[in-house]
RNA sequence: AGAGUUUGAUCAUGGCUCAGAUUGAACGCUGGCGGAAUGCUUUACACAUGCAAGUCGAACGGCAGCACGGACUUCGGUCUGGUGGCGAGUGGCGAACGGGUGAGUAACAUAUCGGAACGUAUCCAAUAAUGGGGGAUAACUAAUCGAAAGGUUGGCUAAUACCGCAUACGCCCUACGGGGGAAAGCAGGGGAUCUUCGGACCUUGCGUUAAUAGAGCGGCCGAUAUCUGAUUAGGUAGUUGGUGGGGUAAAGGCCUACCAAGCCGACGAUCAGUAGCUGGUCUGAGAGGACGAUCAGCCACACUGGAACUGAGACACGGUCCAGACUCCUACGGGAGGCAGCAGUGGGGAAUUUUGGACAAUGGGGGAAACCCUGAUCCAGCCAUUCCGCGUGAGUGAAGAAGGCCUUCGGGUUGUAAAGCUCUUUCGCUUGGGAGGAAAAGUUAACGGUUAAUACCCGUUAGCCGUGACGUUACCAACAGAAGAAGCACCGGCUAACUUCGUGCCAGCAGCCGCGGUAAUACGAGGGGUGCAAGCGUUAAUCGGAAUUGCUGGGCGUAAAGCGUACGCAGGCGGUUGGUUAAGCGAGAUGUGAAAUCCCCGGGCUCAUCCUGGGAACUGCAUUUCGAACUGGCCAACUAGAGUAUGAGAGAGGGUGGUAGAAUUUCAGGUGUAGCGGUGAAAUGCGUAGAUAUCUGAAGGAAUACCGAUGGCGAAGGCAGCCACCUGGUUCAAUACUGACGCUCAUGUACGAAAGCGUGGGGAGCAAACAGGAUUAGAUACCCUGGUAGUCCACGCCGUAAACGAUGUCUACUAGCCGUUGGGGGGCUUGUCCCCUUAGUGGCGCAGCUAACGCGAUAAGUAGACCGCCUGGGGAGUACGGCCGCAAGGUUAAAACUCAAAUGAAUUGACGGGGGCCCGCACAAGCGGUGGAGCAUGUGGUUUAAUUCGAUGCAACGCGAAGAACCUUACCAGGUCUUGACAUCCCGAGAAUUUACUAGAGAUAGUUUAGUGCCUUCGGGAACUCGGUGACAGGUGCUGCAUGGUUGUCGUCAGCUCGUGCUGUGAGGUGUCGGGUUAAGUCCCAUAACGAGCGCAACCCCUGUCCUUAGUUGCCAGCGAGUAAUGUCGGGGACUCUAAGGAGACUGACGGUGACAAACCGUAGGAAGGUGGGGACGACGUCAAGUCAUCAUGGCCCUUACGACCUGGGCUACACACGUGCUACAAUGGCACGCACAGAGGGCAGCAAACCCGCGAGGGGGAGCGAAUCCCACAAAACGUUUCGUAGUCCGGAUCGGAGUCUGCAACUCGACUCCGUGAAGUCGGAAUCGCUAGUAAUCGCGGAUCAGAAUGCCGCGGUGAAUACGUUCCCGGGCCUUGUACACACCGCCCGUCACACCAUGGGAGUGGGCUGCAAAAGAAGUGGGUAGUCUAACCUUCGGGAGGACGCUCACCACUUUGUGGUUCAUGACUGGGGUGAAGUCGUAACAAGGUAGCCGUAGGGGAACCUGCGGCUGGAUCACCUCCUU
Repeated sequence: AGAGUUUGAUCAUGGCUCAGAUUGAACGCUGGCGGAAUGCUUUACACAUGCAAGUCGAACGGCAGCACGGACUUCGGUCUGGUGGCGAGUGGCGAACGGGUGAGUAACAUAUCGGAACGUAUCCAAUAAUGGGGGAUAACUAAUCGAAAGGUUGGCUAAUACCGCAUACGCCCUACGGGGGAAAGCAGGGGAUCUUCGGACCUUGCGUUAAUAGAGCGGCCGAUAUCUGAUUAGGUAGUUGGUGGGGUAAAGGCCUACCAAGCCGACGAUCAGUAGCUGGUCUGAGAGGACGAUCAGCCACACUGGAACUGAGACACGGUCCAGACUCCUACGGGAGGCAGCAGUGGGGAAUUUUGGACAAUGGGGGAAACCCUGAUCCAGCCAUUCCGCGUGAGUGAAGAAGGCCUUCGGGUUGUAAAGCUCUUUCGCUUGGGAGGAAAAGUUAACGGUUAAUACCCGUUAGCCGUGACGUUACCAACAGAAGAAGCACCGGCUAACUUCGUGCCAGCAGCCGCGGUAAUACGAGGGGUGCAAGCGUUAAUCGGAAUUGCUGGGCGUAAAGCGUACGCAGGCGGUUGGUUAAGCGAGAUGUGAAAUCCCCGGGCUCAUCCUGGGAACUGCAUUUCGAACUGGCCAACUAGAGUAUGAGAGAGGGUGGUAGAAUUUCAGGUGUAGCGGUGAAAUGCGUAGAUAUCUGAAGGAAUACCGAUGGCGAAGGCAGCCACCUGGUUCAAUACUGACGCUCAUGUACGAAAGCGUGGGGAGCAAACAGGAUUAGAUACCCUGGUAGUCCACGCCGUAAACGAUGUCUACUAGCCGUUGGGGGGCUUGUCCCCUUAGUGGCGCAGCUAACGCGAUAAGUAGACCGCCUGGGGAGUACGGCCGCAAGGUUAAAACUCAAAUGAAUUGACGGGGGCCCGCACAAGCGGUGGAGCAUGUGGUUUAAUUCGAUGCAACGCGAAGAACCUUACCAGGUCUUGACAUCCCGAGAAUUUACUAGAGAUAGUUUAGUGCCUUCGGGAACUCGGUGACAGGUGCUGCAUGGUUGUCGUCAGCUCGUGCUGUGAGGUGUCGGGUUAAGUCCCAUAACGAGCGCAACCCCUGUCCUUAGUUGCCAGCGAGUAAUGUCGGGGACUCUAAGGAGACUGACGGUGACAAACCGUAGGAAGGUGGGGACGACGUCAAGUCAUCAUGGCCCUUACGACCUGGGCUACACACGUGCUACAAUGGCACGCACAGAGGGCAGCAAACCCGCGAGGGGGAGCGAAUCCCACAAAACGUUUCGUAGUCCGGAUCGGAGUCUGCAACUCGACUCCGUGAAGUCGGAAUCGCUAGUAAUCGCGGAUCAGAAUGCCGCGGUGAAUACGUUCCCGGGCCUUGUACACACCGCCCGUCACACCAUGGGAGUGGGCUGCAAAAGAAGUGGGUAGUCUAACCUUCGGGAGGACGCUCACCACUUUGUGGUUCAUGACUGGGGUGAAGUCGUAACAAGGUAGCCGUAGGGGAACCUGCGGCUGGAUCACCUCCUU
């Protein structure tokens, strides 16, 4: 510090997710030791049992129990407070601390800083006192009630308990004269003096009283800070203030009476929800965010609610009273209780410990002290809950062991790892030793203080004695022995770490992206590896990353986001100069900011965690001093902002009234006749009752052509004939005046298109709804004919639009150029001129900005001020609530749930029922076919034991198959074999081989005959055959979606790329585009490109002309010979030909066009002319195209069978459908006769001549020829001459019958051919569709491969030999450029809504049940306060009657529980119902994306199964075409 994820790729926006740190955690697997720390986060749920607050005899009366002493004794005991002590009691202090918990509490709290009107036991300092009396009462005793708890009555008694009196510096009250108010003693010691022998007295210590001061603590008040919600906006009657009174320790409506009507609140009152606050903790670079366990400070609470008492302090956790709920005891009459103290139990929960030890230490209470108490505390126990440390061994050790795993079978890896050898002994075990935590107290002695004192007491010093729960402590040493001690997660990317097997969209994984459908590094297992380690993972949670809430530190044209517009109160901000002030601001000082924590430097446990000393820090608050630049306040001034006055100007600015012409429609009349109208085409409609058309007249409503314009005006919406009146704003010029009067603006107010609503008018045209006609599969639409609201006017509502520049308002600054509107000024050359300036309105463009597109003085640049708005997509601008509205609805505005995306701009493709240009037998123009018939052949389907398999749009279907009777053959039935039909290795035997016979369908089995080979170093070896063993063979079994190779196709289309450079953030672009041209990315020109490669073309082959060379088997002109005849022979190379090499054609020449180019057009020459014709040759790539059955090959599968052999059958089936062909339907023909001319091939298991036989297929025969020599081999159409005469024929030949030939082991299933006979369909073929542009189509025959035989197929060859092309509108395919896109699996794309089904959350809902709460009442326990003389009454006073005072009772006020009525709010639930979301291959359509086939969208209204359609107004976020304008050159 970043990373993954939207896309084909890119940049941006934006969410989701991950890596880090952390926790009082829990769960899973595992688990050696020690130290330190933590440990009910949930039910403030209920609690059994034990303990957690007592102590003081030096305050008191005393003596229940224990011990001692004494006395008595009947030896059983009894008595005795005498002593140590002490139960219960009186009294004092404490119990208000310590400990727990976080329910309540949003301020009665907390934090920080201040304040004044207070209290304070104990403590400290200093002052003054501590005199003298009195009356009671518990305990105890007696009686008595009760089950108990607990009482009642009588009697006795003490005090540091209680009450007077005296005294009073200071204290309190006061009318300033005065008045009032206290106490308590106890203990130690003691020389004189006195004594009732108790003591008095003195002294010391403690205590007590009064008052003062302090410290510490507490109460109260103020300022500031402290969560969320405005779908909580008004709240408040003791409420705010005053006066009098009361009350408190104390200010105060704290309480009360009266008076006034205040007080709080958008700087968020009130209400609702949530919550103890802080130091701090976690995280973070910080700012922040989250949290508030342990430790520390404060607060609140103690079963729930209320209340007071006591006290210095409480409205009191282990006190009291009352009410309530619950639990327990009970004799049923009554009682008792409160673990949110420490342990512990139940319950809840994912989850949190022992009913331990000790007061040894620290601290607390009491006490003079010793001591006692102390679940505070210190320790121990449990738990890997956390942090830290240690260990589980170290060295050596290659035969790189065995085993495991993988393997390309060679090996690799586990791995120096193990074993082995040599060592060590931490921790643990056993044994022994052994600190520190301890200071005290006590006692002895000395000294000092106090004192009259050597006593007592206190202090210091020294000696002695002596206190440890932990504890078998820490620590140290010894013995033994590698001995007792390693797991967990992960290994597709993020993210370190890879292989095998199993599984086969199953099982499963998953934090995100995503894996799994037969080769899974992603599931499960094994091996290996990586990471951490006594732990490791998972889950939950917080911060971070997240600059995704942005103060630091974000945005708003198109991604989410500028209110429709203006005015404007509060608020925020504000021009120039001077003075003053000091609130903000800056500096210094002071106080405070508890300790702990964090940080730094040290110290102590062996280190570390941990503990500890010091420092720094605590960024804060307050006080004070100084400063005066800036902001603010105040004062004074200025004119540049703003405004006013004067004079001009432009304008569809607004309102009212009037008026004009054109047009539509209607009505009346005239002329006139059969149609009009409408559409893609029609129909509905109108018209012979006279339409349309045309003329005249009239009526009525609405809107204002031309001018007219990126022209004008207005804040926006918006505004258009002309005239008049009223009226707003704005601009310019020149001066004068005011003197900051300004900008923005939450709430608010006003305006606000269209549609819509209300009332009343009006109604020509248009036109939602509606009706009809068409279209269509349907057509609730688009089109047509009609047509009502509405559109218009007046008044009143509504308040929304793509209300858009998708761009808030104001101000300032920042290159230029060109238009245009209004005003002003200047110039001359006076013009349709030029220049300057100002206010608008446009186009381009520099810098800059932007994700890009783009913006660019009219900013989206640079800055400032203020307002509004945004925070992933969907749910949803929806629900509920509020406000507004007559309604429609508007405005404000969520959540549950769900997804990992949604989105913007740009790029490359692809696509478009987008555009432009171009090409192709693509269309057109032609010729001939197919589709109809019969047959052949292939396919589908069906059938079958099997009909083997593959190929399936073009690009499968006379295809693999250049040839299935057996074989082939892969299929089926049956019969056989199992190391095998075939290969290698090993062992044994044998030459190999071969004859004949038998059984069998054959494979096969048996018998039998002949045979003894080759090489040799003599050992043997090689080939072959038979038998045997196991490794293995074998598979046309599967996967062409695991592959190689090969092929098809787009397409012989002209394209596809690269290097360097340039350009863009980037994907990419440029080059390759543009202007021409070409068959061509062919070439030229231009050009941020310059070059290059694969393609094109050429080079290669055939063919067309000529030349040279050569001349047999080919040829024969001339010469010669010969024949019935023939290059037959001699000879010849002239010619043809053959086959080798050359020449030739290059837009070369001329003319024209073009741009002085490339090139094109034409002409000449030439055998050939613009690629002469044909072939081979197929770029980058596409189709998971075809082929595992040519071959090869990974993986899987079979192994007495899915292998191998044999016989027979099948691949040849046949209702049917399709493809490709052949033959025809005839006269351009058939039949018959005659007769002419090729080319290219093949031939020895061959081609085969002559000759003979057969009607023929063919047979016999065998010359010649391994072939320019011989043979196949007669070419046929053509041509000539007959005949047939338009007919199912002298066409056509299928089918069938008979007879044959040939091949072959064999023609039955199932061959070809011949002859005789038979003579089917068919008379030119529907929709549709194919081929072909010249030696082509058409037509005619010939040959070859395969092959024993078997072509109508295939591959070749030559003969005869056309027609047409105006042209590119259209169909199909393709290329280039451009445009739109929501497509990228790429239009066979994407995608919307209803309906049906399942599930989920949610709204409404007659209601129902809870919680909280307001108001009005009722009720009234305990308690406090007031009143009261009904009852009772020790201290004091008394005139002795009584009084003062007190207690009880009664009563009034306040008030908890509780009750009633009526509201508010919230939660749960509810028949039914509304929409929403998700889900698999459901149904109906096709709304959107391209001009998406009617451009889309926004608002509104109506309609419709549904997407939607239509009307009105608006927008461009619409393609295309055209015009206009502008810019560049």